[in-house]
A computed fold for a 1522-nucleotide RNA from bacterium endosymbiont of Onthophagus Taurus, annotated as small-subunit ribosomal RNA. Model confidence (mean pLDDT): 81 of 100. The RNAcentral record of the sequence draws on ENA. Rfam family: Bacterial small subunit ribosomal RNA.
RNA sequence: AGUUUCAGCAGAUAGUUUGAUCAUGGCUCAGAUUGAACGCUGGCGGCAUGCUUUACACAUGCAAGUCGAACGGCAGCGGGGACUUCGGUCCGCCGGCGAGUGGCGAACGGGUGAGUAAUAUAUCGGAACGUGCCUGGUAGUGGGGGAUAGCUUGGCGAAAGCCAAAUUAAUACCGCAUAAGACCUACGGGGGAAAGCAGGGGAUCUUAGGACCUUGCGCUAUCAGAGCGGCCGAUAUCAGAUUAGGUAGUUGGUGGGGUAAAAGCCUACCAAGCCGACGAUCUGUAGCUGGUUUGAGAGGAUGAUCAGCCACACUGGGACUGAGACACGGCCCAGACUCCUACGGGAGGCAGCAGUGGGGAAUUUUGGACAAUGGGGGCAACCCUGAUCCAGCCAUGCCGCGUGCAGGAAGAAGGCCUUCGGGUUGUAAACUGCUUUUGUCAGGGAAGAAAAGCGAAGGGAUAAUACCCCUUUGUGCUGACGGUACCUGAAGAAUAAGCACCGGCUAACUACGUGCCAGCAGCCGCGGUAAUACGUAGGGUGCGAGCGUUAAUCGGAAUUACUGGGCGUAAAGCGUGCGCAGGCGGUCUUGUAAGACUGAUGUGAAAUCCCCGGGCUUAACCUGGGAAUGGCAUUGGUAACUGCAAGACUUGAGUGUGGCAGAAGGGGGUAGAAUUUUGCGUGUAGCAGUGAAAUGCGUAGAUAUGCAAAGGAUUACCGAUGGCGAAGGCAGCCCCCUGGGCCUGCACUGACGCUCAUGCACGAAAGCGUGGGGAGCAAACAGGAUUAGAUACCCUGGUAGUCCACGCCCUAAACGAUGUCAACUAGUUGUUGGGAAUAUAAUUCUCAGUAACGAAGCUAACGCGUGAAGUUGACCGCCUGGGGAGUACGGCCGCAAGGUUAAAACUCAAAGGAAUUGACGGGGACCCGCACAAGCGGUGGAUGAUGUGGUUUAAUUCGAUGCAACGCGAAAAACCUUACCUACCCUUGACAUGUCAGGAAUUGUGUAGAGAUAUACAAGUGCUCGCAAGAGAACCUGAACACAGGUGCUGCAUGGCUGUCGUCAGCUCGUGUCGUGAGAUGUUGGGUUAAGUCCCACAACGAGCGCAACCCUUGUCAUUAGUUGCCAUCAUUUAGUUGGGCACUCUAAUGAGACUGCCGGUGACAAACCGGAGGAAGGUGGGGAUGACGUCAUGUCCUCAUGGCCCUUAUGGGUAGGGCUACACACGUCAUACAAUGGCUGGUACAAAGGGCAGCGAAGCCGCGAGGUGGAGCAAAUCCUAUAAAGCCAGUCGUAGUCCGGAUUGCACUCUGCAACUCGAGUGCAUGAAGUCAGAAUCGCUAGUAAUCGUGGAUCAGCAUGUCACGGUGAAUACGUUCCCGGGUCUUGUACACACCGCCCGUCACACCAUGGGAGCGGGUUUUGCCAGAAGUAGUUAGCCUAACCGCAAGGAGGGCGAUUACCACGGCAGGGUUCGUGACUGGGGGAAGUCGAACAUCUUCUGAAUUCUCAUUCGGGAAGG
Repeated sequence: AGUUUCAGCAGAUAGUUUGAUCAUGGCUCAGAUUGAACGCUGGCGGCAUGCUUUACACAUGCAAGUCGAACGGCAGCGGGGACUUCGGUCCGCCGGCGAGUGGCGAACGGGUGAGUAAUAUAUCGGAACGUGCCUGGUAGUGGGGGAUAGCUUGGCGAAAGCCAAAUUAAUACCGCAUAAGACCUACGGGGGAAAGCAGGGGAUCUUAGGACCUUGCGCUAUCAGAGCGGCCGAUAUCAGAUUAGGUAGUUGGUGGGGUAAAAGCCUACCAAGCCGACGAUCUGUAGCUGGUUUGAGAGGAUGAUCAGCCACACUGGGACUGAGACACGGCCCAGACUCCUACGGGAGGCAGCAGUGGGGAAUUUUGGACAAUGGGGGCAACCCUGAUCCAGCCAUGCCGCGUGCAGGAAGAAGGCCUUCGGGUUGUAAACUGCUUUUGUCAGGGAAGAAAAGCGAAGGGAUAAUACCCCUUUGUGCUGACGGUACCUGAAGAAUAAGCACCGGCUAACUACGUGCCAGCAGCCGCGGUAAUACGUAGGGUGCGAGCGUUAAUCGGAAUUACUGGGCGUAAAGCGUGCGCAGGCGGUCUUGUAAGACUGAUGUGAAAUCCCCGGGCUUAACCUGGGAAUGGCAUUGGUAACUGCAAGACUUGAGUGUGGCAGAAGGGGGUAGAAUUUUGCGUGUAGCAGUGAAAUGCGUAGAUAUGCAAAGGAUUACCGAUGGCGAAGGCAGCCCCCUGGGCCUGCACUGACGCUCAUGCACGAAAGCGUGGGGAGCAAACAGGAUUAGAUACCCUGGUAGUCCACGCCCUAAACGAUGUCAACUAGUUGUUGGGAAUAUAAUUCUCAGUAACGAAGCUAACGCGUGAAGUUGACCGCCUGGGGAGUACGGCCGCAAGGUUAAAACUCAAAGGAAUUGACGGGGACCCGCACAAGCGGUGGAUGAUGUGGUUUAAUUCGAUGCAACGCGAAAAACCUUACCUACCCUUGACAUGUCAGGAAUUGUGUAGAGAUAUACAAGUGCUCGCAAGAGAACCUGAACACAGGUGCUGCAUGGCUGUCGUCAGCUCGUGUCGUGAGAUGUUGGGUUAAGUCCCACAACGAGCGCAACCCUUGUCAUUAGUUGCCAUCAUUUAGUUGGGCACUCUAAUGAGACUGCCGGUGACAAACCGGAGGAAGGUGGGGAUGACGUCAUGUCCUCAUGGCCCUUAUGGGUAGGGCUACACACGUCAUACAAUGGCUGGUACAAAGGGCAGCGAAGCCGCGAGGUGGAGCAAAUCCUAUAAAGCCAGUCGUAGUCCGGAUUGCACUCUGCAACUCGAGUGCAUGAAGUCAGAAUCGCUAGUAAUCGUGGAUCAGCAUGUCACGGUGAAUACGUUCCCGGGUCUUGUACACACCGCCCGUCACACCAUGGGAGCGGGUUUUGCCAGAAGUAGUUAGCCUAACCGCAAGGAGGGCGAUUACCACGGCAGGGUUCGUGACUGGGGGAAGUCGAACAUCUUCUGAAUUCUCAUUCGGGAAGG
C1' cells in the first nucleotide's frame, strides 16, 4: 500500500358500546423491568445488592495520627552502671518514650441528599489568578538576640480547668548582614530571606566538645513544569399565566477601597437605566451527570449500587489557623435537646463502621485483618487507617447444579370418572440392575507474595577503596480469608419439590357440595338446583427452588401523532373584519458567507452497552483490544438554495382614466293603503269568537255603513333558490353625504404582498339606564274554556316591551354546523351584472357572482365534487372518553342581568357518528277479512243447568287463566273411578326379573272383624321327560337380598303431541352482481289474482318449503252388478206379499264431465277481467282433509316416554267411611221462557244418518204413566231401536202473570245398581216462584247459510239442557271501505332491539359519598416597616498594659486588653401576600326504589338551541301531502 472480516437488522395484536355492521373513542390484557414488600414453599454453590420511610433521637466501642534523624527532657517499661543501712537511692548511659514545645497531616479518605431551578450540573470556550507536598533549573544557607511551655513551688475549684512566682531548649520567635533573580518606583532610587539535623572521613587546627571536608535529608529566594484549585462567558436543563410586569446597588460611568484574581464585590458622586410573551418576577417540585430501564426507532420514565461534580454535617450566625476550610470526628456566639453537678458551674453532636430506640409493608454483625491495594507521618524500620480486603445474615436479584438413571403390564392396589363395557392416574409405583453430582465422613491441599532485609557484581556521587544512591542477581521474613477453593477415598438412592392456573382473551376439564347464598373477578362477566367461572377432589397446563399477588415505570397507545393524528354530521373553525409583533414570500444580475454542504483537527473521563479475544470446570462475573459516544468547538473550502447588501424587472399588489349594477351605510323630506280611536249622520239587535262554547262588546244604540279628523307603526303588488354588504343584516318614493364591488382599453408605481397571538372596531333578538313616543301586536297578569289536573296549547282583554335619540350589554343552531389567501384538476343546465364577435335574430366566446346535477378523486358512510369535503403550499384558531362542567374558586369586563378566561375531587365502561335488518308510530300510499257498514237472531235483566273465581272445610285432589282458561282435561265423580281427608292394616311389598326352600293350581265351609285381614277345617294331586327315583315348565306359599313402587317436584332440563298468529301468502337457498361491511339484489316496479297466481319490465338467472292441483264427500251422466234394495210393463196380495223383471229409484265399483275450452268487449298484440252461448254444474261449482320458515321459555312430567332431585315400616300398598256435589257472593257458556207467526186438544203427511248379542228387543197382555210381563225376529239394505217434529186440517183460549211460564215444594211410585241419606234419572197427582223482550256494553252469521224443528251415536249398570253427527222447513242484507279490530306489501321517522306492555328526563321524599360557599378559628411560608443587637471582622480610640527594634536616658515605633461605631444571627411589635387544616349552616353533583308530569314516532303547527320568566323573536339538524 492493497485485500478481507466484525461492531446493522429490525416493528404481531386481542377483549369490550350494537340484533348485526363500519368508523370514532375510551377502558382492559398478554411483554420487559425493580434497592422492592406480602402469601405459600424451600437442597447446594458462585457473583452481586441490602433504611427508598424520621437530614428522627442516640447508650457503648472503634473510625487521624505520626516524627527522638527539630527540642528541653524522663512520668511509666526493659537493659546497663554506680552507691547502699540491702528497705532502697542515684546516673537519660542504652533500647525507647507518657505529657509538653516544634514540624507535617488533620481541607484527603468515609457518609448523606436537607437545601439548591442556578452561586448548581453537562458540553464547549476564555483571561485577570493562587498553589504545600512533587519534577527540572538558578542563587544562597553568614552572624546575633530576647522569650516561653514542660518541670518545680504556692494557690483556687466538686469537676472541667485556671492563676502566680522562679527556671529552660529548639528546624518556635525577632533584629542585623548579603541580594543573582523577584517586588515597588516619581526611574533618581527604595525595601525585603534563611535552620539546621544525620552518616562517614585522610590531612590540618582545637578549649578535645569539635572546627573543617564530604554525602544525604532539610531551609531561604527565584524561574519554569505537572497536577490541583478559584473566577468569567455561550448553549442546554421540570411544571404552573387562575404568577404579567419586575428591579434603587437596581443598570452603567468616574474616583476611592478591597481580593490571590476580573467585577456594584464595597463606598461617594453622576446618569436613568436594566430584565420581560424567545415567559422576567412569583409559586410548587427537584441534587446534576456518565448512566439505568423501556422502546424497531424517535421518544418516555428514572438518577440505588459503581464513577465525576455540587451541597450539607444538631439548627442559625461568625471568623481564626493554614498552600488549601469559613473546616463531619477544630474554635466562638445564639437556640433547641440530652447528660454530669458539691447548684457555683460544666460536657455533647453516628447524614463515619457496627449497634440501639422510634417510624415503617420493608432493608444485615456492637465480626476478622492491615496479608493485598491505597492514604498520612517518618531517612528508615515501622506506626495509624470501620478507606479497603475478607468473613457473617437475607432465595433480594442474576447464573449454574441437583432432587436419580435404565429396565419393568398381572397395565397391581388405592383414588377419580363411567354409557357399568371400561377409562384415567400410569412405566408412574412395587420389583431388578446401575450410577454417586450434591450432602455426610476421612485424608491431602493451593494461587493470591511482590517488596523490605541480608550477600555479591556493575554504575553514580566524592579527595575517598567510608557512608549513601541506582541496576542486576542470589538468598529470604510476612496470609485476615482458611485447612477455604481444589483433589482423592468410603458407605449409600441414600439428604433434597413446590407454587399458580384450567369461561374467553390464554396453554390446560370432569365429578361432588352450594343455590344471586357463600363467594370469584385484570376486562367482559360468573352464582337464582344439572356452575368446565364459587369451595373441594381427581386429572391437566405453565414455571420450577421457586411460584403467585400487590406497588411502580416503559411498551402495546398512531391514545399529544417530529418520525406519525385530526376539526361538514363522531371531540374540534374564534360571530365577523382590520391590523402591530411574529411566520411565510414573485423574476433577473452581482457581491457576501450567517444558515446549508464538504474535508481536517481538538474534545466527547473511566466504567456501562456492542464486536473480537482471554481467565474462573460452564455461566453469571472479571478482564485485554476495538468500535461507538448521533454533540460541541476550531479551521480550510464550495456558492446551487435560504438569509443579508446593492442594482434592475412586471406577471403579484396598488393608482389614474372610461363605463355599469345594487333593499350597501348615515341624515333630511314626503306619499299611500290598512288597523285603532274620536266627532257628526244613517240604522236596529245583535256583534265577536270557537272543534263546540263561554268570558267580552251592545237598547246608556254596538256590529254594519257615510263623511271628517287624530296618531303611531309599517311599506301589498313588482318580488325572483333576484341584488348588495366582512358578518350581524338591508325593501314605498325624492334629495344630500359616504363606503365597497364588477367590467374594459391605455398609462403609472415597482413586491409596496399573504396570514395574524396580544390589540382595535362592528356585532340579530331579548335585556339595562335617561328622556320621548305608544296605533297595532304582546311576556307578566286577569277572566273564559279544555282537561284527571292545565300555573299550557284555544278564546276575550292587557302592562312592560316592540318605535325614536343618546349610552350600555356582546351573546345565538351568530350555520354552509365547512377559517383566510394562492395555484392546479372533465363537463352539463338555469339565472344576475359587465364585455367581445356576428346577419343585430338565434347563438357563440369571456370575466365576476348565484343555484341544480355530475367525471376523476376524496370520505366511516351520508355525501362533497373548479363556489371541493379533490391535489398542493402559507399562516392563524381549536380537539384528545362520557358525566361532574362551560360549573366552582381566582382574575378581567359590566349599572345589573351576566359575559370571558377556566379546573379538581368523585363516578361510569362506555358516551357519541353513519349506515343495515327488524319492530313500532294517535306517519303516508295500496290491498284483504262478517273488520266496519247493511241486515237477521242472540248474550248482558229472570229461573234453572254447567264450569271458574272466591269463601268454607278434616278434605272440598290436580291441572288449564286475555284473544288462544272458564258445558276445558272429564266421550258420564252414589261405591269403583280417586289422585284428596279420617280411621284401621301390610312392608321384597298390589306389579317385574334373579336365588333358595316347600307346595300343583284351584275350590268349598265355619269363626272374629266395618272391611282389608286373621284363623280353623275339608276337597283336590294335574302337564312334559323318565321303568322308577327324580328333573323341568306354568302357578301358589315362605326366606334373604339386589330391587320394586311413587297421579311426589321441576313443561323454565326434555321427547312426543298440541293451541295460536293463520289456510294469512308468505319464508328461504345456490350461483352471479352491488356494497369496506352488516346487508342488498332476486322477493322491487307496471298490471292482475283468492294466492310471491300469472304476464311484462328489470343485474339478475334458477331452485326449494308454502299457494294451486293430486285425496275424500256432494251435485250430472254412462257402464257393470242386482240381494236383504226397487216395481214401469204382466199376473197376484190386506201388504213388492208372491211370481217375474233389473227399465227406474237406490246401493257401490269403474269411468265421463269444467279446461277461461268457444264468442264479443276491455287491456299493452300480455297476463287477466267483464258479458254471453252451451251445459246438471262456470270461472278454486259447494264442503272437508291438508297448516311453510317461525313466534308466544303457549299447554301437558296427571295419557305415554324421559334426565336430574326427593320418599323407601312410606310421599309405596290395602280396606271402610267421607270428600271432589259445601255457599253471603262474582264471572263465563248454555237450556227454558216471558206468549196469539202462540199454548192446548183431536186428526193426518214426509226424512236422513246411525246403533244392536252380558245387546237391540217386536206382536200380545197389565198399568193413567214411568214401566212390568212376554220372548217372535235379528251378529242386520232382511229383525229391532222407531211414533220423526215443526208442517197441514179442524176446535179452543182472547192479552190476562193468563189454558203463558214452568222453578220450587208435598205425597205416591218406576228403573238401574251390593247400595240411590249425603248424591242418580224418570212417572203420576197436587203446588204454580221469577219472568210482560232486558242499562252500559257485547257475540254469531253472506245461502241450502242464519233462524227454527225434531232424530241418532259415543261415554254408559244408571244418569245429557253438554258434545259429535243427521236430515226437515228455510230467509233478510252487502251503497261501500271514511272509521273500529286483525293481517299483507311498499315507503318514511326513530334516542326502540326483552323491540311501545319499549325507552327515558326533571322536581319532591330517602340514605350515602366526594366537593364548593361559609361568621370564623388554628398552623406553615413569604414580605414590608420599626425595635433589638451575642460572637466576630473592619474602622476609631482621649483609659490600662507592654520582652526582642531605635534611643545614653526620658521616651518612641509596634503590639495587646478595654471602650466605641458600622455590618449582622437569634428575638420582639405591627401590617400585607400566599397556602394547609377545621367550622354551625348551606349550594349544586353522583346513586337505587316511590310520587307527578315530560322527551324519542306527525302536529297543523311541533320541537330544540340562544336571549328571556312559561310568552315572544331568530334559525333548522323535519317528513308527507297540497